[in-house]
């Protein structure tokens, strides 16, 4: 001076009070006694899963996520280990990291040229050509060339040396690439060799192609009990009724009580906290975790967890459960530990 991981979150003591529990007393109504009562994130709702409930013969379209390899788990886009690439002296810390030779697009400004490559400045005249010539040569592009400048994120393998008129994978060595073969490795990969002058420059967090995985809402989900009014459905009763249907008759149709029954809505109960828990511990590098022992850790429903008082001290941050759990993200005054790196 810095990396890497890990706990902690104002202490002690007293009063009132709020919300479940659990024992006593009491017919009840309630009293009393004991004891529990926020978080590392409860947030964010960004992912995956338990659960409920609909849907569903299979399959596939289509639409989303995911993307090096191996492992872990109930599952994931977490996480763990490793391999690659880039930072960083180093401890380490970042990475959607699968195809660009399946298609399609797309590369602004700049520059000659952003892709069937191309030639602006340059260089160079050996052959050929054209021009001039004192015939010795000399001048050039319509010729050859891409090493050198000049644009840019990005320029068509790098470099160095031969070779050359001047150059050039045009030869060569080394590197980088393509093929192919051995040795290690589960593997991604890595590392030797041989062969091949060298092919098509980027982007896929553009569209697409390739695997893989995915059915939809959610606790206001869902399940019980259940009035009052209104209406439904059944069954009896009570007029040989009333009123409609053309005047009459038969037929239809409406209108009375009473009984049941069976759906919803106020309301109550439940779903509700013992759970893929947590701590020990074989196992394993590690994520993780087997049997076995051991412990309990909030559960409300207009919704508790608060308020005041002493005292001490380094003077206290972010913040509040609401169906559970696994991560991941954001905020955070500080403090303690451990391991390891650099420089003095």
């Nucleotide at each position: 001076a810095g990396c890497u991981g890990g706990c902690u979150a104002g202490g002690c003591a007293g009063u009132c009070g709020c919300c479940g529990c659990a024992c006593u007393c009491g017919c009840a109504a309630g009293a009393g006694u004991g004891g529990g009562g926020a978080g590392g994130a409860a947030a964010g709702u960004c992912c995956g899963g338990g659960c409920u409930c609909c849907a569903c013969a299979g399959a596939g379209c289509a639409g989303g996520a995911u993307g090096c390899c191996g492992g872990u788990u109930a599952a994931c886009g977490g996480c763990c280990g490793g391999a690659c690439g880039c930072c960083g002296u180093g401890a380490g810390g970042c990475g959607a990291u699968g195809g660009a030779a399946a298609g399609u697009g797309c590369c602004a400004c700049a520059g000659a040229a952003a892709a069937u490559a191309c030639a602006c400045c340059g260089c160079c005249c050996a052959a050929g050509u054209u021009c001039c010539u004192u015939c010795g040569g000399g001048a050039a592009a319509c010729g050859g060339u891409a090493a050198g400048g000049u644009u840019g994120a990005a320029a068509u393998g790098g470099c160095g040396a031969g070779g050359u008129a001047a150059g050039a994978g045009c030869u060569c060595a080394c590197c980088g690439c393509g093929c192919u073969g051995g040795u290690g490795g589960c593997a991604a990969c890595a590392u030797c060799g041989g062969c091949g002058g060298c092919a098509g420059g980027g982007u896929a967090a553009a569209c697409c192609c390739c695997a893989u995985c995915c059915g939809g809402a959610g606790c206001a989900a869902g399940a019980c009990c259940a009035a009052a009014u209104a209406g439904g459905c059944u069954g009896g009763c009570c007029a040989u009724g009333a009123c409609g249907u053309u005047g009459c008759u038969c037929g239809c149709g409406u209108c009375g009580c009473c009984a049941g029954c069976g759906g919803g809505u106020a309301g109550g109960u439940u779903g509700c906290u013992c759970g893929a828990g947590c701590g020990u511990c074989a196992g394993g590098u590690a994520a993780c975790g087997a049997a076995a022992c051991g412990c309990c850790u909030a559960g409300a429903g207009g919704a508790a967890u608060g308020a005041c008082u002493g005292u001490c001290c380094a003077c206290g941050a972010c913040a509040g459960a609401a169906c559970c759990c696994g991560g991941c993200u954001u905020a955070u005054c500080g403090g303690c530990c451990a391991g390891c790196u650099u420089c003095a």